[in-house]
RNA sequence: CCAGGUGGCCGGGUGGCUGCGGUCCUUCCGGCAGUGGAAGGACUGAGGAAAGUCCGAGCUCCACCGAGACGGGGCGCUGGGUAACACCCAGGAGGGGCGACCCUACGGAAAGCGCCACAGAAACAUACCGCCCUUCCCGAAGGGGAAGGGCAAGGGUGAAAUGGUGCGGUAAGAGCGCACCAGCGGCCGGGCGACCGGCCGGCUGGGCAAGCCCCGCCCGGAGCAAGACCACGUAGGAGGGCUAUGGGAGUCUCGGCCCGCCCUCGGGUAGGUCGCUUGAGGCGGCGGGUAACUGUCGUCCUAGAUAGAUGGCCACCCCCUGUCGCUACGGCGGCGGGGACAGAACUCGGCUUACAGGCCACCUGGCCCA
RNA sequence: GGCCCCAUCGUCCAGCGGCCUAGGACAUCACCCUUUCAAGGUGAAGACCGGAGUUCGAGUCUCCGUGGGGCUACCA
Numbered sequence: 001c002c003a004g005g006u007g008g009c010c011g012g013g014u015g016g017c018u019g020c021g022g023u024c025c026u027u028c029c030g031g032c033a034g035u036g037g038a039a040g041g042a043c044u045g046a047g048g049a050a051a052g053u054c055c056g057a058g059c060u061c062c063a064c065c066g067a068g069a070c071g072g073g074g075c076g077c078u079g080g081g082u083a084a085c086a087c088c089c090a091g092g093a094g095g096g097g098c099g100a101c102c103c104u105a106c107g108g109a110a111a112g113c114g115c116c117a118c119a120g121a122a123a124c125a126u127a128c129c130g131c132c133c134u135u136c137c138c139g140a141a142g143g144g145g146a147a148g149g150g151c152a153a154g155g156g157u158g159a160a161a162u163g164g165u166g167c168g169g170u171a172a173g174a175g176c177g178c179a180c181c182a183g184c185g186g187c188c189g190g191g192c193g194a195c196c197g198g199c200c201g202g203c204u205g206g207g208c209a210a211g212c213c214c215c216g217c218c219c220g221g222a223g224c225a226a227g228a229c230c231a232c233g234u235a236g237g238a239g240g241g242c243u244a245u246g247g248g249a250g251u252c253u254c255g256g257c258c259c260g261c262c263c264u265c266g267g268g269u270a271g272g273u274c275g276c277u278u279g280a281g282g283c284g285g286c287g288g289g290u291a292a293c294u295g296u297c298g299u300c301c302u303a304g305a306u307a308g309a310u311g312g313c314c315a316c317c318c319c320c321u322g323u324c325g326c327u328a329c330g331g332c333g334g335c336g337g338g339g340a341c342a343g344a345a346c347u348c349g350g351c352u353u354a355c356a357g358g359c360c361a362c363c364u365g366g367c368c369c370a
Numbered sequence: 371g372g373c374c375c376c377a378u379c380g381u382c383c384a385g386c387g388g389c390c391u392a393g394g395a396c397a398u399c400a401c402c403c404u405u406u407c408a409a410g411g412u413g414a415a416g417a418c419c420g421g422a423g424u425u426c427g428a429g430u431c432u433c434c435g436u437g438g439g440g441c442u443a444c445c446a
Stems, first nucleotide, its partner, number of pairs: 001366010012317007020045010047341001051352002054350005059223004065255006072219005077091005092106001093104004107214002112212002114208003128155002130151009163181006182204001184201007227274004237265006246259003267445003281300008318339009371442007380396004388426001398414005419435005
């Protein structure tokens, strides 16, 4: 210098004019009241994803639930972290890369069921071609055929064919025997564990669970339009169903408790307050831990709208880029274009997805120079 | 804001993971029939929302995204 890997961060700045939301203060106006309106001033006002709404919680309601069963959903190597998680950290195994490093829905296919199209003899238990032996027949011979039996090495089909390679062995073969490798089981050692290493044994049981399922663990439902209060207003109305063996937030059973319940149509109000932003909160120091994280001390307060504010214009600077001119080839200047993704709506912890351009640290490979 | 659902020819629907080179109806186009039009007959063209993954194999199963639709205030 080039090409990469990992982790972290920023994601325009300054000034002026003008506009909008919120809080507080002052003045004024309207109203019986709840409370509304206007003007001025001060302070303050989006994100790393505010997004998708995919997980996990807080909070609130379902009158209060208790016991059990069923059904449903989720997770899935191990250990730890956490309020919790499908998240994070550390590790194991498998896979990819020369490497830094990255990826993994990674329990069970010897519980059972199901499926494996086409091809192929056979898709889970089989023999098409083939190899070999015995007997017999034909032929002068090479050889051919029939019957009985042995085999699974080779060919062929397929995504996949019953451990792989080699040597021995055999009539031909075959874990039949042996060596190494893969798998399984047992023992020993290490590790909390996933697992790893060694020794021995016999030879070996296809794949799919993002098909049903089995095993282990977890889960009540709904969602701030939850819900509470005030004000205004109305028809505590009609039809239907179940009727106390009924209804009560997945279903059923039992127990106690409460109550008529559900559907459709019709009627009324569409105003205000609370919930509503201080929270498993941010930053810094010290301590524990490999780390995620955590303990303690100090410090900071930073949007709360309800048709929904955070915008627009101008100037200068910054970054990228087109073109023209100058050049001492390092750049400089003029004119023009562009600066992303996206925008709070109860709040947190995560994940995922989108994103112009840029910065920092460490590491890897290659080339060049000293 | 919240909660659900759906996506296959132009339209409406089918579609056990494999005989999907994706089927049907209406519509479109061409030809036949008719003097002509309609009807009828024959034929053609025309689609799995996008990207990953599981699998030998994906329209179908899973994940991520895109687009569309529905429900949802309170009182009595």
Predicted 3D model of RNase P RNA and transfer RNA as a complex of 446 nucleotides. It holds a member of the Rfam family "Bacterial RNase P class A". By type it is a ribozyme.